[in-house]
Context: one part of a larger RNA
């Protein structure tokens, strides 16, 4: 792709890293803070419909728009462009390193200050977004104090190592910390050491094709010194030397993410890298750093470029290789769905909030597996069809009709889960005043789904390819080297088991054939 199609379970589902409308995909904390856009409450005033409406005041209460601050946003999710490389795999090393949150141990948590957002007043601009003034808080920022097993410098003793080196002890000097909130139980903060986890770096070995690519290289190779980094290092720079790689394939070109695995094969091997897991790379294209424990950061910033959009023409906005979805391309691949119930993640003391991660549902015979389309009896071996004929018959064929049975599935009705136990609340017990344990309560998207029961009735359910040999399965008619078939050999020119139709048969079966591709 063609023909066909009953159901269920499990899985899978863009080729243009082409361009993207729209919605959602990263927030959370009021137990850090000033506060009050919101909803109540109270008070005052006005209007009247006499119990409502409007306005103002009070943070008083619930909570919280926006703002400052903390943590997260570096995870999770996507894609395979680039990369032939310490990228990946494997085995080691770091006496050359970092690690927020978490755990353990020890010590500390004193005093003070100036701002700034918000709010308010004014003002610019079409908008995006600003500007000026006044004023205010903090777990924001800054200063001082104290301080060592931290850091830096110096002196001494000492252990170990393949080397650079390094362990332990001790002395002197200098430098550097902190933040509060509170329901008074706690929760935090700072420093140091250790652990755990995650990373960084280095090295041996392995890792595609082309020699119709034979020479390549100037930060190049090494040294000294300095800078830089968490850290070693030409990583960068100055100077000095002239080295370094290469037929065991350098350099160049082409192709390509790597692995666990997957397909095939008796194996060796060959092919492959979808789904799932680990690692890497990338986030419109190219570059750059900032913040931070961690990024050179998919839904952060800046610059340049291409493209698209808005504009009052001055200037602005954007980045689906997140989930859906659209156009385009293509032989070809889905819903602009539901829920946070579970698992997991972020924040929070918690309640909880967020979560297109996830769990589910929808579509597609795309694959694998399972089930069904009935079972038993039934010969005058009925009729039709087809074929042969010695005209008796044979075959379709127990197939049908007919009789009995069953009800998977289906339809209808009713019942109705597990996945959920925690957190939290209540009660009780133990220890002893907040921890543990026990009991009870709360919570289900899927779903009125699975499942169960009852009723009905063979009722709702079979096709596709092939039949010359390879290769299981044969006759008749039509055609007449025509029409056609064909994977190879080859069939067809008047008796074609090879073309087309029919009857019959064979194979597989909700699939069957074809095509492409691998072994």
């Nucleotide at each position: 792709c063609g023909c066909u199609a009953g159901c269920g379970g499990c899985a899978g589902g863009c080729u243009a890293a082409c361009a993207c409308a729209u919605g959602c995909a990263a927030g959370u904390c009021g137990a850090g803070g000033g506060g009050u856009a919101c909803a109540g409450a109270a008070g005052a005033a006005a209007g009247c419909u006499u119990g409502c409406u409007u306005u103002c005041u009070u943070g008083c209460u619930g909570a919280c728009g926006a703002c400052c601050g903390g943590c997260g946003a570096a995870c999770g999710g996507g894609u395979g462009c680039g990369u032939a490389a310490c990228g990946c795999g494997u085995a080691u090393g770091c006496a050359a390193c970092c690690u927020a949150c978490c755990u353990g141990u020890a010590a500390c948590u004193g005093a003070g200050g100036g701002a700034u957002a918000g709010c308010c007043a004014g003002u610019g601009g079409a908008a995006a977004c600003g500007c000026u003034g006044a004023u205010u808080a903090a777990u924001a920022c800054c200063u001082c104090a104290u301080a060592a097993u931290a850091u830096a410098a110096g002196a001494g003793a000492u252990u170990c190592g393949c080397a650079u080196g390094u362990u332990u002890c001790c002395c002197u000097u200098a430098u550097u910390a902190a933040a509060g909130c509170u329901c008074c139980g706690g929760c935090g903060g700072u420093u140091a050491c250790a652990g755990a986890u995650g990373g960084g770096c280095a090295u041996g070995c392995g890792u595609c094709c082309c020699a119709u690519u034979a020479g390549u290289u100037u930060g190049u190779u090494g040294g000294u010194g300095a800078g830089g980094u968490a850290a070693c290092g030409g990583c960068u720079c100055a100077c000095c030397a002239a080295g370094a790689c290469u037929a065991c394939g350098a350099u160049g070109g082409g192709u390509a993410g790597g692995g666990g695995g997957c397909c095939u094969g008796a194996g060796a091997g060959g092919g492959u890298g979808a789904u799932c897991c680990c690692c890497c790379a990338c986030a419109c294209u190219g570059g750059u750093a900032c913040u931070g424990a961690g990024a050179c950061a998919c839904g952060g910033a800046c610059c340049a470029g291409a493209c698209u959009c808005c504009u009052a023409c001055g200037g602005g906005a954007g980045g689906c290789a997140g989930c859906a979805g659209u156009g385009a391309g293509g032989a070809a691949u889905a819903u602009u769905g539901g829920u946070c119930a579970a698992u997991g993640g972020g924040c929070g003391a918690a309640a909880g909030c967020c979560u297109g991660a996830a769990c589910c549902a929808g579509c597609c015979a795309u694959g694998c597996c399972g089930c069904g389309u009935g079972c038993a009896g039934g010969a005058u071996g009925a009729c039709u069809g087809c074929c042969c004929u010695a005209c008796g018959g044979g075959u379709u064929g127990u197939a049908a009709a007919c009789u009995g049975c069953u009800u998977u599935u289906g339809u209808a009705u009713g019942g109705g889960a597990a996945u959920a136990a925690a957190c939290c609340c209540c009660u009780g017990a133990a220890c002893g005043u907040g921890u543990u344990c026990a009991g009870g309560g709360c919570u289900g998207a899927a779903g009125g789904u699975g499942c169960c029961a009852u009723a009905c009735g063979a009722a709702u359910a079979a096709g596709c390819a092939c039949c010359g040999g390879c290769u299981a399965a044969c006759u008749c008619c039509g055609u007449g080297c025509c029409a056609g078939c064909a994977g190879c050999c080859g069939c067809g020119g008047u008796a074609a088991u090879a073309c087309g139709g029919a009857g019959g048969g064979u194979g597989c079966a909700a699939g069957c054939g074809u095509u492409a591709u691998c072994c």
The part of an RNA shown here (small-subunit ribosomal RNA, 5' domain) has 519 nucleotides and comes from an uncultured bacterium. The RNAcentral record of the full RNA draws on ENA and SILVA. The prediction has a mean pLDDT of 83. Rfam family: Bacterial small subunit ribosomal RNA.